[in-house]
RNA sequence: UUCUUAUCAAGAGCGACCGAGGGACGGGCCCUACGACGUCGCGGCAACCUCCUCAAGGAAGGUGCCAAUUCCCGCGAAAGCGCGCAAGCGUUUUCGGAAGAUAAGGA
Numbered sequence: 001u002u003c004u005u006a007u008c009a010a011g012a013g014c015g016a017c018c019g020a021g022g023g024a025c026g027g028g029c030c031c032u033a034c035g036a037c038g039u040c041g042c043g044g045c046a047a048c049c050u051c052c053u054c055a056a057g058g059a060a061g062g063u064g065c066c067a068a069u070u071c072c073c074g075c076g077a078a079a080g081c082g083c084g085c086a087a088g089c090g091u092u093u094u095c096g097g098a099a100g101a102u103a104a105g106g107a
Stems, first nucleotide, its partner, number of pairs: 001107008013042005021031003025074004043066003048062002050059003070099001075096009
C1' cells in the first nucleotide's frame, strides 16, 4: 500500500509548549488568539486482540479513542406529504450502498 471480517446513536480532559488554521475529500455547518490543530506529560473511556475463567464474568499487557451520530449531506431504493395533465421535481422518514476511521488476520 492492498484484501477480508467486525464495529462506528454509548463512553471518556486537565496542564505545559507552540502559534493559525482545524473538523479525511466537495457542499453545509461548526471549533479556533478566552489559543484551536499539533507535540509532550499526567489522567480517563472502551474492550478489537491478549490474559484468567467451564461459562457468566473479570483484568488491562498491545492497539484505539477522549467537540458535535463517522458533525450533517453526497449514490440508490421504499413509503408519506406538496407541486405538476404527465414525465417528473421538491421535502420528510426509513433502509441499503459508497467513502472514511479503528481493530484483527492475510498478501